[in-house]
This is a predicted structure of a 385-nucleotide RNA (Bacterial RNase P class A) from Rhodospirillales bacterium RIFCSPLOWO2_02_FULL_58_16.
This record gives sequence, C1' cells and structure tokens, in this order.
RNA sequence: UCAGACGGUCGGAUGGCCGCCUUGCCCUUUCCCCGGAAAGGACGGGGAGGAAAGUCCGGGCUCCACGGAAACACGGCGCCGGGUAACGCCCGGCGGGGGCGACCCCAGGGAAAGUGCCACAGAAAGCAAACCGCCGGCGCAAGCCGGUAAGGGUGAAAGGGUGCGGUAAGAGCGCACCGCGUCUCCGGUAACGGAGACGGCACGGUAAACCCCGCCGGGAGCAAGACCAAAUAGGGGCGGCACGCCGGCUUCGGGCCGGAAAGCGCGUUUUCGCGCCGCUGCCCGGGUAGGUCGCGUGAGGCGUCCGGCGACGGACGUCCCAGAUGAAUGGCCAUCCAUCGCCCUCGGGCGGGGACAGAACCCGGCUUACAGACCGUCUGACGCU
Repeated sequence: UCAGACGGUCGGAUGGCCGCCUUGCCCUUUCCCCGGAAAGGACGGGGAGGAAAGUCCGGGCUCCACGGAAACACGGCGCCGGGUAACGCCCGGCGGGGGCGACCCCAGGGAAAGUGCCACAGAAAGCAAACCGCCGGCGCAAGCCGGUAAGGGUGAAAGGGUGCGGUAAGAGCGCACCGCGUCUCCGGUAACGGAGACGGCACGGUAAACCCCGCCGGGAGCAAGACCAAAUAGGGGCGGCACGCCGGCUUCGGGCCGGAAAGCGCGUUUUCGCGCCGCUGCCCGGGUAGGUCGCGUGAGGCGUCCGGCGACGGACGUCCCAGAUGAAUGGCCAUCCAUCGCCCUCGGGCGGGGACAGAACCCGGCUUACAGACCGUCUGACGCU
C1' cells in the first nucleotide's frame, strides 16, 4: 500500500425566530360549603430510537380459574460449565465442519427399548444379496451346478480401510497399522482428551418420522383492570291525580290478580295475527357517552474503583431524563459538515440534498431495516528499512 476478519461509537452540528406536548413556581379571573377546582398569562425544566419496527422468546404488573402438589394429554427446549429476576438469551469451553489465516458456522440427548421409512437406479436396501467378472466340476458347444463380496456396474448409502500373507479363486481366513467397540489408568468440575490391554468386526442411515429420557409451561392481556358519572330510553321504590266494562280473591281499602273492549305501532289495506298500554313528581340502582387513575424512581442512567479470561457482580459518588389519547416531539432562516451532479481558468462557482424509521403499560433478549462517518484490535500478500 492492497485485500480481509472481529469489536465498538455516532447516525447531521451551532445560532436566531415562531409554534406544540408535559411539568414546577408565581400572577389574574370565575366558582363554591374557605380550602380547593377550572380557565388564561409570565418565567424556568424536560420532550423519540438504535432499532421506538416484527410481536418471535423470557419477566414484572392486572384480571379470571384453581385446596396444595403431582400425573395424563399437548406444546417447547436439549453437548458441558457459568451468568441472569428469567429465557429458546449471553459468556467461556468441548466436539464436528469451512477458511492459507485473523476468524466463521452447527435443532450438537438417545438408533445393541420398540415401530416405521430408505424414492429412482440396481441382482441385492437389512436376521443380506450372485447381474457382469473370477475359480472349480460336467458338457463338443450353448449352457448347467457349485464356490467367491477381491474387481466392474447401480445408488445419497452395498455389512470396516490400506498393505502383506494366504487360497482353485476368494474371504478378518491370518498378521501389521488406521478406524470401531469393551475395560483399565492418567488429565479435566464436566463435556471431552490421551495412553495401554483385549475383541476379528458384531452395531448401515434416518429421531426439524413416531417414540424414549431429562427439564420447562394454568389462561388471557393496559381495549388488562379500578373509580367518577350525564342527556335520552328502559328497570325498581314512594307519593299525588285519574281509574269506563267483566270475572275471581279479599284483611272490605279503587286492595290484589286475570281478561275483554277502545286506542296506538307493525305485518301494504279490510277481516285477521302479533306487540304495547293511565298521567305526573321525587329518590335508588345498572349500563352507555364522557372523564380520572393505572402512567413512569426503574431488574434505571452516568462516572470511578475492586473481583472475574468473560458474560457479569460488588462498593462509592452523582442525576431524575417523554408521558401524548385523533394522539405533542414541528416549521422557517443563516453559517458549517458529509455526500451527489454540472461548469470551468483546478480551486472555486452554481444547483440538488440528509439512511432506516417514529414512543403508546414497562423491562431483558432475539430477529429484521439502515445513506454515510469515525475508532480500536488482528490476519494475509507485496514493497522498503
């Protein structure tokens, strides 16, 4: 210098003017039961994010259900150790895979408990299997019988691999090394690693197939939930006025019950069917509109020191830092910054223009989106000293 790996920070800056939401204090006005409430104004404080997003996990909080716990079913998770309020998250390891390397990736328990599946091709796909080939026998030959998994061919996968011996040809048939399994010893908290002995090889793959083992999980969610509470309509109680007809009961009181007629509404009209049915005053209770709370001091932010490889933990100091509810967090101007385009006299001019995106109960994670800028550590190649 070029190419890369990992981690982190920021994500326009400053000033002025005009607005919006919220909050503290003060002033003015109005209201009432004298201490508050409402409205307006002045001054001061605060006012989006690293993801506020997706709503995928884990919690707080609230309500519902439930005697406690466990089990069944269902769902999720799954190497080991640690961190955490908890987690499917994070850290450190182990094993496997990729990269020259820094480093990256892995749903990574169990396949000798059982069941299922292994397409196509292939002779054969699971207590193996003889298509070609090889070897032996018979036969003139075609071929038939037998042996054989070393070779060919098929397939994602063919019942260990390489070599030597052995054999009619072969074969763990024998041996050496590697692999695999069992046991012992050593290192490690463990996952696991190393060494030795024994075993001639039995035990193919698949569990994001059923299943087995271990651990976790009651459900719904701030439109949770709590409180205040109109107008209108309807419900109940008490009172006043009215109370025509029939029947029954009666405590003989217009006291109670039932029915009919009339009236009104609907079925387009009549007949007919269904429903409603005295007026009024006060009070009570439920619901709606509307309002208040929940609602931000919290697993909180920042700094220093200590412990730890680290995730993280501890001590001390310091700060209070959005709470809207048709929903504030904005607009304009000036100077600058990053960036893009054009022009030319090559360091200036003109113009465009600021990524993804925006709280809505809160917190810890994960995932996804993101113009650009900056910082740190490390790797490889080349060059120079």
The prediction has a mean pLDDT of 76. The model forms 95% of the base pairs in the Rfam consensus. RNAcentral records the identical sequence in 2 taxa. The sequence is in RNAcentral, with records from ENA. Rfam family: Bacterial RNase P class A. Gene Ontology terms of the family: dimeric ribonuclease P complex, tRNA processing and ribonuclease P activity. The organism belongs to Rhodospirillales, within Bacteria.